[in-house]
RNA sequence: ACAAAGAAAAGGCAAGACACGCGAAAACGUGUUACGCAAAACCACCGGUCUAAGGGUUAAUGCAAUAAUAUUGCAUUUUUCUAUGACAGCGGAGUUACCGUG
Numbered sequence: 001a002c003a004a005a006g007a008a009a010a011g012g013c014a015a016g017a018c019a020c021g022c023g024a025a026a027a028c029g030u031g032u033u034a035c036g037c038a039a040a041a042c043c044a045c046c047g048g049u050c051u052a053a054g055g056g057u058u059a060a061u062g063c064a065a066u067a068a069u070a071u072u073g074c075a076u077u078u079u080u081c082u083a084u085g086a087c088a089g090c091g092g093a094g095u096u097a098c099c100g101u102g
Stems, first nucleotide, its partner, number of pairs: 002102002006099001012037002016033006035089001041095002045092003048087003054082003059077008
C1' cells in the first nucleotide's frame, strides 16, 4: 500500500422505552438504559420512506359586495397534491478511519 473479514485485546457507536428540551409535523438534541452494529463514521448526489407549516386543490357553512337564485371576495371546517422540512440504523454512489489477520 492492497485485500478479506472479526478469533483476541483496548476502546467506540446506540434502536426502542422513559424524562426534559425543541419543532406545525416528521424528525432532532441531552440524560438514563441497552435492540443491535466492523464503518450503526461523514455526505441528501440517485432511488426509497416519513411529514405537509406555507402554497395549490375539493366540498360544506357563514359573512360581504355586485346583482339575480348566480358570480366574486373573505373567514372557518374539510378532501387531496406538493419539500423549501427530515431519515445515512432502507439500498446505491462518493469521502475518511482503530486493533488484529493475510
This is a predicted structure of a 102-nucleotide RNA (c-di-GMP-I riboswitch aptamer) from uncultured Colwellia sp. The prediction has a mean pLDDT of 82. The sequence was found by an Rfam model in a public genome assembly.